[in-house]
RNA sequence: UGCAGAGUAGAUAACGAGGCGUUAAGUGCCUAGGUGAACGGGGAGUUGUCACCAGGACGAAGAGCGACGUCUUGCGGUUUCGUUAUCGCAUCCCGCUGCU
Numbered sequence: 001u002g003c004a005g006a007g008u009a010g011a012u013a014a015c016g017a018g019g020c021g022u023u024a025a026g027u028g029c030c031u032a033g034g035u036g037a038a039c040g041g042g043g044a045g046u047u048g049u050c051a052c053c054a055g056g057a058c059g060a061a062g063a064g065c066g067a068c069g070u071c072u073u074g075c076g077g078u079u080u081c082g083u084u085a086u087c088g089c090a091u092c093c094c095g096c097u098g099c100u
Stems, first nucleotide, its partner, number of pairs: 002099004010087010020076003029056003033053005041094004062073003065069001
């Protein structure tokens, strides 16, 4: 000098467990809206991502009983945790490992 590679946050899926809702919250969708946050080891960091707030459109699956329950069984693009698998720095600069 060149080539190759590793690694984060996190995302998705499956499985297990615990919740919430089913008196409809949540999820998903929209906004040149507002505020904030995170984004491989270091620096920068968006028109991308996430959270909350505001506004808007849409929208649902309950049932069972010699038992009425701290019950059973469903349902929700529901939530949290664990395990496994897959994916994974927006981008730029530098660094790390191996070979050269």
This is a predicted structure of a 100-nucleotide RNA (THF (Tetrahydrofolate) riboswitch aptamer) from Intestinibaculum porci. The organism belongs to Intestinibaculum, within Bacteria. Of the family's consensus pairs, 82% are formed in the model. The prediction has a mean pLDDT of 77. It matches the Rfam family "THF (Tetrahydrofolate) riboswitch aptamer". The family has 101 seed sequences and 747 matches in Rfam 15.1.